[in-house]
Context: one part of a larger RNA
RNA sequence: CGCAGGGUAUUUGAGAGGAUCCGUCCUUAGUACGAGAGGACCGGGAUGGGCGAACCUCUAGUGUUCCAGUUGUUUACCAAAAGCACGCUGGGUAGCUAAGUUCGUAAGGGAUAACCGCUGAAAGCAUCUAAGUGGGAAACCCACCUCAAGAUUAGAUACCCCGUUUAUGAGAUUAAAACUUCGGUUUUGAUUGAGUGAACAUUAAUAAGACCCCUUGAAGACUACAAGGUUGAUAGGCUGGGUGUGUAAGCACAGUAAUGUGUUCAGCUAACCAGUACUAAUAGGUCGAAUGU
Numbered sequence: 001c002g003c004a005g006g007g008u009a010u011u012u013g014a015g016a017g018g019a020u021c022c023g024u025c026c027u028u029a030g031u032a033c034g035a036g037a038g039g040a041c042c043g044g045g046a047u048g049g050g051c052g053a054a055c056c057u058c059u060a061g062u063g064u065u066c067c068a069g070u071u072g073u074u075u076a077c078c079a080a081a082a083g084c085a086c087g088c089u090g091g092g093u094a095g096c097u098a099a100g101u102u103c104g105u106a107a108g109g110g111a112u113a114a115c116c117g118c119u120g121a122a123a124g125c126a127u128c129u130a131a132g133u134g135g136g137a138a139a140c141c142c143a144c145c146u147c148a149a150g151a152u153u154a155g156a157u158a159c160c161c162c163g164u165u166u167a168u169g170a171g172a173u174u175a176a177a178a179c180u181u182c183g184g185u186u187u188u189g190a191u192u193g194a195g196u197g198a199a200c201a202u203u204a205a206u207a208a209g210a211c212c213c214c215u216u217g218a219a220g221a222c223u224a225c226a227a228g229g230u231u232g233a234u235a236g237g238c239u240g241g242g243u244g245u246g247u248a249a250g251c252a253c254a255g256u257a258a259u260g261u262g263u264u265c266a267g268c269u270a271a272c273c274a275g276u277a278c279u280a281a282u283a284g285g286u287c288g289a290a291u292g293u
Base pairs, nucleotide, nucleotide: 001150005161006160007159008158009157010156011155015147016146017145018144021049022048023047024046025045026044027043033038050105051104052103053102054101055100059098060097061096062095066091067090068089069088070087072084073083074081075080108142109141110140115135116134117133118132162292163200164199165198166197167196168195171192172191173190174189175188176187177186178185179184209287210286211285212284213229214228215227216226217225234280235279236278237276238275239274240273241272244268245267250263251262252261253260254259
């Protein structure tokens, strides 16, 4: 840009791609078969290899600062700390990952190939074929998984949005007055209003909606996608929990001291799980139809 108004969702599937693999064991059964040696089809069950997908509960890897230990040096010293290519070492959350876990490669249908048949003439027989008709393979078409209406043959379903001013004014509601055969009728005023016409706005301003912008993400090169933007838990912080590390500092006690013990399964704790508006998503801007050739 197109899909004859503008949008938001949910979809159909023309078409395209992927996958399609191979064993072993048990049983049927030492049966059928075979003199014996040997040794099945068909069917049932179990378990592997290869390939693929997803995931992180388990087993592990990583985990550049989460915890602890420790050498040298520095902060005058003690104690306590921090820096020095993560100095080195022992562990390790989330995430990512495989060697780990789970699942798939299944079952079925249709039409067939070679081939095997039934009925059956031409050709009194015979013949699977000439008319007719059945079976038959990892191949083919479905089925399974993924994409898919730019499928220009541009599909389907549901829902949302659609001016102003003015003139005329069917009809409806209502108040008062007059008349009345008390059923109503007429006149005047007010409100509302189907339809019709005109002008204007239109290189505009808006609607539904979308985007910019901002807070972010198990999404991601950018974009896109997804969750949110105060009618708010989107991220950070804080609080609580979890996980990891392994018993902090200070003080007290014991010991000449190194050190040990108690306070103390402490202290600290990234990416995890919740809660909580404290901080930041403020404010604002842009695009976008006119009842539809």